[in-house]
RNA sequence: GGAGUUGACUGAACAGUCGCGCUAUCCGCAAGGGUAGGGAGGAAAGUCCGGGCUCCACAGGACAGGGUGCCAGGUAACGCCUGGGAGGCGAGAGCCUACGGCCAGUGCAACAGAAAGUAUACCGCCUAAGCACUUCGGUGCCGGUAAGGGUGAAAUGGUGCGGUAAGAGCGCACCGCGCCGGUGGCAACAUUCGGCGGCACGGUAAACCCCACCCGGAGCAAGACCAAAUAGGGGAACAACGUUGGUUUUCUUAUGAAAAUUAACAAAGAUGUGGUCCGCAUCUGUUCCCGGGUAGGUUGCUUGAGGUGUGCGGUGACGUACAUCCAGAUGAAUGACUGUUCUCGACAGAACCCGGCUUACAGGUCGACUCCCUUU
RNA sequence: GCGGGCGUAGUUCAGCGGCAGAACAUCAGCUUCCCAAGCUGAGAACGCGGGUUCGAUUCCCGUCGCCCGCUCCA
Numbered sequence: 001g002g003a004g005u006u007g008a009c010u011g012a013a014c015a016g017u018c019g020c021g022c023u024a025u026c027c028g029c030a031a032g033g034g035u036a037g038g039g040a041g042g043a044a045a046g047u048c049c050g051g052g053c054u055c056c057a058c059a060g061g062a063c064a065g066g067g068u069g070c071c072a073g074g075u076a077a078c079g080c081c082u083g084g085g086a087g088g089c090g091a092g093a094g095c096c097u098a099c100g101g102c103c104a105g106u107g108c109a110a111c112a113g114a115a116a117g118u119a120u121a122c123c124g125c126c127u128a129a130g131c132a133c134u135u136c137g138g139u140g141c142c143g144g145u146a147a148g149g150g151u152g153a154a155a156u157g158g159u160g161c162g163g164u165a166a167g168a169g170c171g172c173a174c175c176g177c178g179c180c181g182g183u184g185g186c187a188a189c190a191u192u193c194g195g196c197g198g199c200a201c202g203g204u205a206a207a208c209c210c211c212a213c214c215c216g217g218a219g220c221a222a223g224a225c226c227a228a229a230u231a232g233g234g235g236a237a238c239a240a241c242g243u244u245g246g247u248u249u250u251c252u253u254a255u256g257a258a259a260a261u262u263a264a265c266a267a268a269g270a271u272g273u274g275g276u277c278c279g280c281a282u283c284u285g286u287u288c289c290c291g292g293g294u295a296g297g298u299u300g301c302u303u304g305a306g307g308u309g310u311g312c313g314g315u316g317a318c319g320u321a322c323a324u325c326c327a328g329a330u331g332a333a334u335g336a337c338u339g340u341u342c343u344c345g346a347c348a349g350a351a352c353c354c355g356g357c358u359u360a361c362a363g364g365u366c367g368a369c370u371c372c373c374u375u376u
Numbered sequence: 377g378c379g380g381g382c383g384u385a386g387u388u389c390a391g392c393g394g395c396a397g398a399a400c401a402u403c404a405g406c407u408u409c410c411c412a413a414g415c416u417g418a419g420a421a422c423g424c425g426g427g428u429u430c431g432a433u434u435c436c437c438g439u440c441g442c443c444c445g446c447u448c449c450a
Stems, first nucleotide, its partner, number of pairs: 001372010012341007020039001022037006041347001045358002048356005053219004060278004065215005070084005085099001086097004100210002105208002107204002122149002124145003130141004157175006176199001177197005182191003223299004233290006242265010269283004306325008342345001377446007386400004394430001402418005423439005
C1' cells in the first nucleotide's frame, strides 16, 4: 500500500426570529399572558418471543393443544445473551448450525433400477464339485459370485497382500467404525491409554410419534373514578345444617313453641375465567347504606428489572457501589423561516412500560485482528 | 393501539410432499349470408426471499400486500 474479518460509535453543524404541546412558578375574576426547565429513535417499525402492570380463584386438578430441545452459566423471564463442546465452510482472521431420540412403535421414498429394507442378480465373471451329451476341443443343466459395469438423492466400510474355479472380512496388516473400562473435564465431550467385536446399526422426526422441560385466559379500547334525566344497579353485614306439610314426644289453660322422624319443594341452573370436564367465585334470601352506563371528563401515564459515566468483582454475558440525567400527547406537540459553513444529509416519528429478536438504513469515525506485496 | 384471517390462470374457487386442475372470461378454427348460441382446440398462475427434504403450491422462518373484528350495562 492492497484485500478482508470483527466489535463499537455517529446519523449535518452554528447563530437569530417566529411557532407547537408539557411541567413548575408569577400576574389576572376569567380569557389569557410573563419567566424558567426539559421535548422522538437506533431502529420509535414488524408485533415475532419474554416479562412487568390490570381484571377474572394471586391461577388449582385432569385431558386436549402449543412451544423449546448439545452442555454450563447470565437474567424478572425468554425461542435472547455469554462461555464451552460437536459438525460444516474458509488459505487465515473468522463465520454458520431447529444440534434430543428412527436398536418404543407406525408411516413415507414418485421415476429409474435386478433389488429401496434386513432385499436382489440385468450386463458381466467362474464352471472346481454333481448330472447328461461329446467329434474329447468342449457344450448344456444344476449352480457359484458381488470384484467390475449400469440405475438412483440414497445400494450393506476403504487400501494392500494372501486366498479362490471365479470371488467375497473368507483370513491378515493399516485406516475407519462400534462397545466396555480407565483418565481429563461440573457437564456436553475428548482420549497419542488398555481391552473386545470382522463390522453395519441405511435415510427421513421443519412425518406421526416418544422423552425431558415450560405454558391458565384476556389485554391500557386492560382496569378504576366523576357525571343531568328513564329502565335498573352497586356495596357491607348476617343466613344458606333452607322452606312447607304430616306423625310422635315434651312444655303451655289455649293460640302456640321446641325436639325427633317422614314426605314434597329448592338442590340444579345462569353468569365469570375457558378448547372441554372438574373445581372456584357470584346470583336466585333478609337487613342496612349508596344511587347507574354510553357520549364527555379525570386517572391508569411514566422514576423504571431505566439510561450514561467511573471504580470494583467476573474470561464474558452480567452483578454491585457512587455520581448524574429524565417527552407524556388524545385529532394527537417536537416544526418553519433567514444567514454562514461542509462531505449537501439515509431509514424513518413515541401512544402503558421494559428486555430481546427480525427487518430498513446515504455517508462518516474509531478499536482489534488476518492474508498478500513493498521498504527499512 | 390491540387481536384474528387470507394470498394459486384475467375473475371465482379446488388441490396440501411426487407431471397444478375446474367454471366463467380471452384468442383461433368449424358452423351461419352475418351475429348470437353450439362444437373443437390453444394460451395463461402457486406474492417475494431463505431453509428442511432426493423432491415444496403444500412443512418451517423472514418479508410484502390485502381483508375483518375490538370502547357498551340489561

This is a predicted complex of two RNAs, RNase P RNA and transfer RNA, with 450 nucleotides together. It holds a member of the Rfam family "Bacterial RNase P class A". By type it is a ribozyme. Rfam's curators write: Ribonuclease P (RNase P) is a ubiquitous endoribonuclease, found in archaea, bacteria and eukarya as well as chloroplasts and mitochondria. Rfam links the family to the GO terms ribonuclease P activity, tRNA processing and dimeric ribonuclease P complex.